Small-subunit ribosomal RNA, central domain from an uncultured Bacteroidales bacterium, 346 nucleotides, folded computationally. Rfam family: Bacterial small subunit ribosomal RNA.

Context: one part of a larger RNA
C1' cells in the first nucleotide's frame, strides 16, 4: 500500500466549539469543469504480447502488427457531480406561549453531628482490640447537663430518579446567568453534517501566593501482631483535605461502544410536556429503564438509547517484551504531560 477492524482479542480521540476541508434537501433553467461518445495529433527507440524472417536448434539478432490503459486538441451528449440565475418547505435556525430539573455563578440563612473552651454535676477508670498495648484520667477524665466558638459535610425524601457536552451537580432561601423539552400559529429559506490543526473545558492528587483547619488522613512517631512487619489492626499526627487567584491536564476520564441522518417484529415500566369528556387511547412528541423477534455476533451478549441495514466525515488498530521507555522537539515553576522508536529477544 491492497484488503480487514476498534463493548470484551491490538484499536473511538476525557468532553466540547470550530478555521480549512471532505460531505451534503426537493423542483425548474442555463452552463458543460467533472462524466460519457467520436474523431485528429502525440504516446522516440529498445523492451513487452504476437505473426513472421536469419544464423542446423535455442540464446542472440531482423521486419510487421498489437499493446503503451496516458496527454493535448476539436466536434457532441447532458443522466449524475459541480458552477449559475430563480424558487420550495419536510433539514436547520429564530419568534411567540408554557412547563421542567440537585445545570452553572455570587449572596444570604438553618439544624443534625463532630472539636474546643468555660461552667455545672459527679467518681474511678475511659478508650481501644481477635486478645491486648501504646494513649487519656485523682492537676478530677469518660459518661451528663447548659452556654459559647469553629470548620467541614448536608441524614431522611433518594429512586431502578433528574439536569450537564464530558469532568460531574443533592439542607432551605433570594438574584444573576445557561438549557434541552412540549404546543400551535408565525419568520428565514439548507442558512446543513462532520471536523486535521486551533481554542475552550476538564474528576482526584499534585504545585505557586495569601488565607482558614472541625474531621479524616500520605508521610512521620509509637503500640501490637509476626521469623521479620518499613503492611493489614490499635493510639497520635504533618502536608493535604476547605477558601480566593494562578498553573497543572491526568483517569478503568467507562456504555471499556465517536458524531451525524434514515430506515427495521413486539412487550412492560418511570420522567418531562401534549391532545382531549370521547368512558379517546395499541394516542403524540422528547428523555430513561427492563425482556425480547429478525439480523448481527467468536461467544458472552446486542437487539429503535444497536454491537441490524445503510450513508457522510473525523479518530485509531497491525503479535508479545523492550517501551509509553531512549533520543529529539513542546507545553510546565516543579512534579511531569504531549509526541514516540529502535537494538535485541521470544
Nucleotide at each position: 500500500u491492497u484488503g480487514g477492524g476498534u463493548u470484551u482479542a491490538a484499536a473511538g480521540g476525557g468532553u466540547g466549539c470550530g478555521c480549512a476541508g471532505g460531505c451534503g434537501g426537493g423542483a425548474c433553467g442555463c452552463u458543460a469543469a467533472g462524466u460519457c461518445c467520436g474523431c485528429g495529433g502525440u504516446g522516440a527507440a529498445a523492451g513487452g504480447u504476437u505473426c513472421c524472417g536469419g544464423c542446423c536448434c535455442a540464446a542472440c539478432c531482423g521486419g510487421g502488427a498489437c499493446a503503451c490503459u496516458g496527454c493535448c486538441a476539436u466536434g457532441g451528449a447532458u443522466a449524475c457531480u459541480g458552477g449559475c440565475g430563480a424558487c420550495c418547505u419536510a433539514g436547520a435556525u429564530c419568534g411567540a406561549g408554557g412547563a421542567c430539573g440537585g445545570c452553572g455563578c455570587g449572596g444570604g440563612c438553618g439544624g443534625a453531628a463532630c472539636a474546643u473552651g468555660u461552667c455545672a454535676a459527679g467518681u474511678a477508670g475511659c478508650g481501644g482490640u481477635g486478645a491486648a498495648a501504646u494513649g487519656c484520667g485523682u492537676a478530677g477524665a469518660u459518661a451528663u447537663g447548659a452556654c459559647a466558638u469553629g470548620g467541614a459535610a448536608c441524614g431522611c425524601c433518594g429512586a431502578u430518579c433528574g439536569g450537564g457536552a464530558a469532568g460531574c451537580c443533592g439542607g432551605c432561601c433570594c438574584g444573576c446567568g445557561a438549557g434541552a423539552c412540549c404546543u400551535c400559529c408565525g419568520a428565514u429559506g439548507a442558512c446543513g453534517c462532520u471536523g486535521a490543526g486551533g481554542c475552550a473545558c476538564g474528576a482526584a492528587a499534585g504545585c505557586g501566593u495569601g488565607g482558614g483547619g472541625a474531621u479524616c488522613a500520605a508521610a512521620c512517631a509509637g503500640g501490637a501482631u509476626u521469623a521479620g512487619a518499613u503492611a493489614c489492626c490499635c493510639u497520635g499526627g504533618u502536608a493535604g483535605u476547605c477558601c480566593a487567584c494562578g498553573c497543572g491536564g491526568u483517569a478503568a476520564a467507562c456504555g471499556a461502544u465517536g458524531a451525524a441522518c434514515a430506515c427495521u417484529c413486539g412487550u412492560u415500566g418511570c420522567c418531562g410536556g401534549c391532545g382531549a369528556u370521547a368512558g379517546a387511547c395499541g394516542g403524540c412528541c422528547g428523555g430513561u429503564g427492563g425482556c425480547c423477534a429478525a439480523g448481527c455476533g467468536a461467544a458472552a451478549g446486542u437487539g429503535a438509547u444497536a454491537a441490524g441495514u445503510g450513508u457522510u466525515c473525523c479518530a485509531c488498530c497491525u503479535g508479545g517484551g523492550g517501551a509509553g521507555u531512549a533520543c529529539g522537539u513542546u507545553c510546565g515553576c516543579a512534579a511531569g504531560u504531549a509526541u514516540g522508536a529502535a537494538a535485541c529477544u521470544c
Background:
The RNAcentral record of the full RNA draws on SILVA. The coordinates come from a structure-prediction model, not an experiment, and the mean pLDDT is 88.